[in-house]
RNA sequence: AGAGUUUGAUCCUGGCUCAGGAUGAACGCUGGCGGCAGGCUUAAUACAUGCAAGUCGGACGGUAACGCGCGGGUAGCAAUACUUGUGGCGACGAGUGGCGGAUGGGUGCGUAACGCGUAUGCAACCUGCCCCUUAUUGGAGGAUAACGUUGUGAAAACGGCGAUAAUAUUCCAUGUGCACGCUGGGGGGCAUCCUCCGGUGUGUAAAGAUUCAUUGAUAAGGGAUGGGCAUGCGUAUCAUUAGGUAGUUGGCGGGGUAACGGCCCACCAAGCCGACGAUGAUUAGGGGUCCUGAGAGGGCAACCCCCCACACUGGAACUGAGACACGGUCCAGACUCCUACGGGAGGCAGCAGUAGGGAAUAUUGGGCAAUGGAGGCAACUCUGACCCAGCCAUGCCGCGUGAAGGAAGACGGCCCUAUGGGUUGUAAACUUCUUUUGUUGCAGAGUAAAGGCGGGGACGAGUCCCCGUGUGAGAGUAUGCGACGAAUAAGCAUCGGCUAACUCCGUGCCAGCAGCCGCGGUAAUACGGAGGAUGCAAGCGUUAUCCGGAUUUAUUGGGUUUAAAGGGUGCGCAGGCGGACCCGUAAGUCAUGGGUGAAAACUCGCUGCUUAACAGCGAGCGUGCCUAUGAUACUGCGGGACUAGUGUGCAAGCGGCGUGACCGGAAUGUGGCGUGUAGCGGUGAAAUGCUUAGAUAUGCCACAGAACGCCGAUCGUGAAGACAGGUCACGAGCUUGCUACAGACGCUCAUGCACGAAAGCGUGGGUAUCAAACAGGAUUAGAUACCCUGGUAGUCCACGCUGUAAACGAUGAUCACUCGUUGUUGGGGGGCGACCUUCAGCGGCCAAGGGAAACCGAUAAGUGAUCCACCUGGGGAGUACGAUCGCAAGGUUGAAACUCAAAGGAAUUGACGGGGGCCCGCACAAGCGGAGGAGCAUGUGGUUUAAUUCGAUGAUACGCGAGGAGACUGUGUCGCCUUCGGGGGUUUUGCGAGGUGCUGCAUGGUUGUCGUCAGCUCGUGCCGUGAGGUGUUAGGUUAAGUCCUGCAACGAGCGCAACCCUUACACGUAGUUGCCAGCACGCAAUGGUGGGGACUCUACGGGAACUGCCCGCGCAAGCGGUGAGGAAGGUGGGGAUGACGUCAAAUCAGCACGGCCCUUAUGUCCGGGGCUACACACGUGCUACAAUGGCGCACACAGAGGGCGGCGACCCCGCGAGGGGGAGCAAAUCCAUGAAAGUGCGUCUCAGUUCGGAUUGGGGUCUGUAACCCGACCCUAUGAAGUUGGAUUCGCUAGUAAUCGCGCAUCAGCCAUGGCGCGGUGAAUACGUUCCCGGGCCUUGUACACACCGCCCGUCAAGCCAUGGAAGCCUGUGGUACCUGAAGUCCGUGCCCGGAAGGAGCGGCCUAGGGUAAAACCGGUAACUGGGGCUAAGUCGUAACAAGGUAGCCGUACCGGAAGGUGUGGCUG
Repeated sequence: AGAGUUUGAUCCUGGCUCAGGAUGAACGCUGGCGGCAGGCUUAAUACAUGCAAGUCGGACGGUAACGCGCGGGUAGCAAUACUUGUGGCGACGAGUGGCGGAUGGGUGCGUAACGCGUAUGCAACCUGCCCCUUAUUGGAGGAUAACGUUGUGAAAACGGCGAUAAUAUUCCAUGUGCACGCUGGGGGGCAUCCUCCGGUGUGUAAAGAUUCAUUGAUAAGGGAUGGGCAUGCGUAUCAUUAGGUAGUUGGCGGGGUAACGGCCCACCAAGCCGACGAUGAUUAGGGGUCCUGAGAGGGCAACCCCCCACACUGGAACUGAGACACGGUCCAGACUCCUACGGGAGGCAGCAGUAGGGAAUAUUGGGCAAUGGAGGCAACUCUGACCCAGCCAUGCCGCGUGAAGGAAGACGGCCCUAUGGGUUGUAAACUUCUUUUGUUGCAGAGUAAAGGCGGGGACGAGUCCCCGUGUGAGAGUAUGCGACGAAUAAGCAUCGGCUAACUCCGUGCCAGCAGCCGCGGUAAUACGGAGGAUGCAAGCGUUAUCCGGAUUUAUUGGGUUUAAAGGGUGCGCAGGCGGACCCGUAAGUCAUGGGUGAAAACUCGCUGCUUAACAGCGAGCGUGCCUAUGAUACUGCGGGACUAGUGUGCAAGCGGCGUGACCGGAAUGUGGCGUGUAGCGGUGAAAUGCUUAGAUAUGCCACAGAACGCCGAUCGUGAAGACAGGUCACGAGCUUGCUACAGACGCUCAUGCACGAAAGCGUGGGUAUCAAACAGGAUUAGAUACCCUGGUAGUCCACGCUGUAAACGAUGAUCACUCGUUGUUGGGGGGCGACCUUCAGCGGCCAAGGGAAACCGAUAAGUGAUCCACCUGGGGAGUACGAUCGCAAGGUUGAAACUCAAAGGAAUUGACGGGGGCCCGCACAAGCGGAGGAGCAUGUGGUUUAAUUCGAUGAUACGCGAGGAGACUGUGUCGCCUUCGGGGGUUUUGCGAGGUGCUGCAUGGUUGUCGUCAGCUCGUGCCGUGAGGUGUUAGGUUAAGUCCUGCAACGAGCGCAACCCUUACACGUAGUUGCCAGCACGCAAUGGUGGGGACUCUACGGGAACUGCCCGCGCAAGCGGUGAGGAAGGUGGGGAUGACGUCAAAUCAGCACGGCCCUUAUGUCCGGGGCUACACACGUGCUACAAUGGCGCACACAGAGGGCGGCGACCCCGCGAGGGGGAGCAAAUCCAUGAAAGUGCGUCUCAGUUCGGAUUGGGGUCUGUAACCCGACCCUAUGAAGUUGGAUUCGCUAGUAAUCGCGCAUCAGCCAUGGCGCGGUGAAUACGUUCCCGGGCCUUGUACACACCGCCCGUCAAGCCAUGGAAGCCUGUGGUACCUGAAGUCCGUGCCCGGAAGGAGCGGCCUAGGGUAAAACCGGUAACUGGGGCUAAGUCGUAACAAGGUAGCCGUACCGGAAGGUGUGGCUG
């Protein structure tokens, strides 16, 4: 100090999450020791038992217990024992009396308060014990407890009678004094007043004890300590709590108190508090501190310290210096216990402990040795305060679990590419060493010094000092020394990224993990286990909570055009802020000094425990408050003076600014009268509607209401909403010029007031047009819409309400400052003019600067200042509840639960659009021929089946993987020993072959498609924060990112083209098996023969075509031409060749290959069957439907391939398939081989035919071991459908389509009509690019990026969750009214008691509690009901995102299953 997470990627905004620290913690796993600390956060719930406050005999009467002394008695010889008497002594139960039980200790209920903190004040106060000072301590009296006696009661307890003491109590005296009344004088103060010295009157004290030292008592003053009261400032949340208050606020007089005070009372006045937050509600003890943070802050209030409050709940007083009293009293209440039922007792929020609650928190321990406290002269007693110990890893700190050496890098484990390697790992073993800790033995502290006792010393037996003696719970602890022996001691979490750490196995969207993002659907570093690693370590993780990171509430230190956020606009009170000069003041401000800011804590330094934690000492800190003195720049305040802000005046101007009245023409509608005739109207097309009762159209006249063409604009005015025919009246505003006047009069503005489009509401008018709703017609799957015909509210006016809009510049107001350029409106100045200049507006482009960017840029979103408003993740929701406004509709204010890990802004690259532009392609069009109908062939789906093996499935599967079978018979051998040569055989285990078993979504290779489309990229530079852009865009051109020109680009690569093959031309070379012109021979005929190389041809080589030439256009590239030449002309035709990539496209069954699976089987062999099934559906084909034809006869012309297990001439046989012979040929030689369409002649004459050939019967041929399922072919017979094919759809642009035949591969044969080739004959058409499909480039919009087969909205249905309303039911809270009213203070009375003072009693006021009543409020629950959220695959539609197919959205109104539709006004996002 940051990181992860929104996107395909980017920048920004913004939330969520993590890494750190902390804790009185808890939970899980684990656990050796010590030091120091801490330990019921919940039930202020209830408590058994013990202890926690007593002490004083030096106040008193006394003597229950103990001891001593003395006396008596009994036993005994006695010692002695027992017993009894005796306050004489030590002492002391109970009692009187004194002091203390108001401290210490606990808890945090209550309390939002002078409770606490801090600083002051008391001239308004008290203070036991302690200290100092002054004065005094004389006398008298009557009681009472204990005790004795007696009584009641179960007890607790309570009486009656009698006796007695005091430091108990009463009276008298004295009165330094003190208090009060009257009064004289002095001094002082901010006021009430305070104080000092006097005079006088009245009132008022005392106590003794004693060892004779002392100590106590009384009065008063002072001090100290402790307290009381008052005040300034500070001190939680909610305004969905806005008004509160009757003793309330003040006064006068009294009462009360230690003291002031409505604290209380009578009377009088009507005040007092509150937006600077009263009142109410909720929550809460406050502070020092503690945690965190760089700090400012935020959070907390355990331990320790200070203050407060409380003591079962509520009330009350008494005593006392002090209490309204934790271990006191009284009363009421709840609860528990005892009881003889009549009555009593109790209060752990003291220390232990128990139950309960809870995730959770300890021993019914030891001791007063120390420190402190109470009492006492003291010894001493008491002290659960305290000091110690026990339990608990609860925390902090320290130590240890060994150290050094040791490689065969052991064994074992794990992993791998597995004869081997890696890792665990110097780790172990082993050797040497050490001994903290441990076990054991011995020694053994400090904490302790006083007081006391004994002795001694200093001023006077007291005080102080010295010596000796003596006191330890913890504890035989800490610690020291010795012995033994590596001996007794390591876990937990994590290992996908953040975040340090990786592999194997198992599992298979299961089980599970998860802080966020997210993992898991067969190769999981993310689940579980293992090995290894990493981090921390006697702990480690998890959970909870707080701060941090979060500048994510922003004072330090944020924002508001589009991300959340500027109020619709103005006026303006309070408030905040405010021009220039002088004087004064000194509140703010600043400086210095003083006081305070407790201690502890914290920081620094030093010191003590072996170190540290811990502790001690010193300094700092304590940022604050109070006070004194000073300073006067700035702010404030007072005074004076100024003119630059502001306003007034005068002059000139401007406008669709407002209000009212009057006037005008065009259009529309309607009415009247004509002209006129069959339609009009409306739409994409129609229909509804109107019209022969005369419409529409047209002419004239009339009426009505509403709106104002041209001017008109990129315009003007207004605060905004808004404002447009003309004229007048009234009202307002702004600008310019002059600089006469005033003299800061200003700016902003919460609450408030006013204005405020459209829709809507009320009342009354008006109603021409338009037009929600509604009706009808269309459209449609539907059409509650879009379109059409009608049409009511409304639209208009007056008055009143409403108060909202995308009320927008999505940009608050005001002031100042900061380059230029251009246009325009209204003024001023200068100039003859062109034009220059100035002020106020309205626009465009830009420098700097700003901004996430888009963009803004003197009209700022720049740089500063002031004030106001608003924002703080999305949804829930502008909803609910409450309040308020409104006639209503509704407006304003405005949450929470719950839920999500995002929601968003700008820009980028793509993709897409029923966006645009440009351009291609048999894409359409123009043509030719087909498919879709029939029969058959073939493939597929489906179905069937024991099986119909598997794969391919839109284009890019479906004549695709160019894949096929089967029965029967015969012969031989083997089915174990045989040394004849060679093997033993079997079983089990391990391993290995084998698998067309799985995964094409683990892969290689190959292939399809976009697409032979013209694209796809890179280097460097430049631009941009960045994704990215530029280049590659632009202007031309091309088949082409082909080329040219231009340009922040310059170059380059893969593609295109070319290079390759073939074909078209000629030439050269060569001449057999090919050829034959000329020569010769020969045949019935034939290049048959000699010969020839001319020609054809064959096959090798180079040539030829390049827009090269001409004309036109053009900058060029290039284009055009019936151009020339040429065999060929603008890539001549064809082929091979397929960029980056896309489709997780296809193939594990062609092959290869990772992983998984099978191993007497998923391997292998054999037999048979199936892949050929058949109601159907689809694709691809063949043959046809005929006369451009069929049939018959005759005749003509190819090319390219193939052939020895072959092609087979020729001869014979058969109608034929074929059979029997068989020459030649491993081929330019022989063979298949007769090409067919065609041509000639003939026939058929439009018919289910002399078309068509399916199907079926019969008979055959061939291959093969074998044609039943299930071959092909031949002959004969049979002769089906079909007469040109619906919607729709396919191919083809020239040697093409169409048509005709031929060949080859596979192969024994063949289901081939398929595939691949070959040649023969040989067309038609293209105006053109609007449309359909596909594609390319540029641009635009986007809410898409799995990319439109996208995204996405609402109702309905289902499940779950939280929540609003709600008849009713049930708790609770604080008040109000009335009734009742304990204890108790006070007041009154007081026949009774008392000598009296006074008291009991009785009455009154007040009050806790109780009761009754009506309301209020907070909550719980609830039939039913409302919406909301969430949830892999439900229903209906398609609203939004593209022009989203009717542009969308905002306000409002109506309507509709739903999204929504329509009207009206507005916005452009």